Context: one part of a larger RNA
RNA sequence: UUGGGCCUAAAGCAUCCGUAGCCGGCCCGGUAAAUCUUCUGUGAAAUCGGCCAGCUCAACUGGUCGGCGUGCAGAAGACACUGCCGGGCUAGGGACCGGGAGACGCUGGAGGUAUUCCCCGGGUACCGGUAAAAUGGGAUAAUCCGGGGAGGACCACCUGUGGCGAAGGCGUCCAGCGAGAACGGGUCCGACGGUGAGGGAUGAAAGCCAGGGGAGCAAAUGGGAUUAGAUACCCCAGUAGUCCUGGCCGUAAACUCUGAGAGGUAGGUGUUGCAUGUCCCACGAGGGCAUGCAGCAUCGAAGGGAAGCCGUAGACCUCUCCGCCUGGGAAGUACGGUCGCAAGGCUGAAACUU
Numbered sequence: 001u002u003g004g005g006c007c008u009a010a011a012g013c014a015u016c017c018g019u020a021g022c023c024g025g026c027c028c029g030g031u032a033a034a035u036c037u038u039c040u041g042u043g044a045a046a047u048c049g050g051c052c053a054g055c056u057c058a059a060c061u062g063g064u065c066g067g068c069g070u071g072c073a074g075a076a077g078a079c080a081c082u083g084c085c086g087g088g089c090u091a092g093g094g095a096c097c098g099g100g101a102g103a104c105g106c107u108g109g110a111g112g113u114a115u116u117c118c119c120c121g122g123g124u125a126c127c128g129g130u131a132a133a134a135u136g137g138g139a140u141a142a143u144c145c146g147g148g149g150a151g152g153a154c155c156a157c158c159u160g161u162g163g164c165g166a167a168g169g170c171g172u173c174c175a176g177c178g179a180g181a182a183c184g185g186g187u188c189c190g191a192c193g194g195u196g197a198g199g200g201a202u203g204a205a206a207g208c209c210a211g212g213g214g215a216g217c218a219a220a221u222g223g224g225a226u227u228a229g230a231u232a233c234c235c236c237a238g239u240a241g242u243c244c245u246g247g248c249c250g251u252a253a254a255c256u257c258u259g260a261g262a263g264g265u266a267g268g269u270g271u272u273g274c275a276u277g278u279c280c281c282a283c284g285a286g287g288g289c290a291u292g293c294a295g296c297a298u299c300g301a302a303g304g305g306a307a308g309c310c311g312u313a314g315a316c317c318u319c320u321c322c323g324c325c326u327g328g329g330a331a332g333u334a335c336g337g338u339c340g341c342a343a344g345g346c347u348g349a350a351a352c353u354u
Base pairs, nucleotide, nucleotide: 003326004325005324006323007308008307012322014202015201016200017199021195022194023193025089026088027087028086029085030084031083033082035078036077037076038075039074040073041072042071048066049065050064051063052062053061054060092192093189094188095187096185097184098183104178105177106176107175108174109173110172111155112154116150117149118148119147120146121145122144126137127136163170164169207248208247209246210245211244212243216242217241221237222236223235224234259321260320261319262318263317264316267299268298269297270296271295272294273293274292275291276290277289278288279287280286303310304309327354328353329352336347337346338345339344
C1' cells in the first nucleotide's frame, strides 16, 4: 500500500521459449460497446442554504422554495481517440536470395608436446624437497643420458579491453550433420508484433545412481616439519573426484551486482565483421584511406545521479509488459506444501529482540 524505488543503500527471476492476460504501425469505410452532450424518470426522510412561522428569545421545531444525492435506468444525438466488423498499405515482424566471419552445437576420424609407468642400453652414489629440514626414493643400481613401448588427461605458441553463443559456456587439425547473427539485395507475406502470471526447455563447479576408465592433479586420510598448540599455511605420500557413457541434482559473486522490447537525444578514438567508394600494387580472397550498417571496448557534450560514476550497448527523455523491494536480527530458519535416491532445492513466516 497513496506512493517511492530496484549498478553500489532493501530490491532484476541464472537464461531463453511460450499459454492466459495486458499493450500494440499507416489509410479508408461501417458500427456505436466505451466516451461525450441533451432530455425524462428515479435518486426516502433527516442533514445543508434562502424566506416565513411556533415555543417570552435562542438552541430546537414546523412550513415552503432551492440545493445535495457525485449514481442507476430509458430516450435522442455526436464519432476525434479506444473497442468491434470489413477493405487496403509497407516503415514493425517474418520469409527468400548473395558472398563472407566465427573457440556456436553434435557425431566420427586424425595428430602433437609433456608428465607417469614398463623394457633395453649407458652410467655411479646420491636423488628429492625446503626459509632450513625431515618424512620419502636409492647398491634388488635410483636421480641423470639415449632408444623403444603402454596408458590417461590436455591442446603451449597463434591469443587479442579478438570472435561465437540466450545464458551456463566454447580454443589442436579434418570431415559430416545442425543452428544462430551481421552485412548487402528489397523478390514475397502483409501487423502475422511486444511482454509474459502459470508452464516448459536449457543450465558452471561440486554432489548422487549404474557401468567403464584412471596418467597427472588432488578434498578426505597417513606421515614429516612449523608452533604454546597447528585438526592449517610448507613438505612427502594419497582415496573419492577430476575423464567417458546413460540417468538425477538445479544451485553460484549463474555479475555488467544494471529484466525484455520500441522510439527520441552531440561527438572523438581503437578494434572485429560486411558493404560501398577511392588510391597504391611485387596483382594475390594483397595493402592504405574515407563512408554506411552491425558488434566489442574506451573517452566524453547535453542530460542524469547522494556521490562514485553513467553517458546512442544510459544509470538520459518517453511508451509497453513482467519480476522484485518496504528497518536490522531471529532467518532463507520453523511449520505446511511440493520436487529430489540422497545431499538438498523451491515456496516461506511468527513469537521475541533492537
Molecule: small-subunit ribosomal RNA, central domain
Organism: uncultured archaeon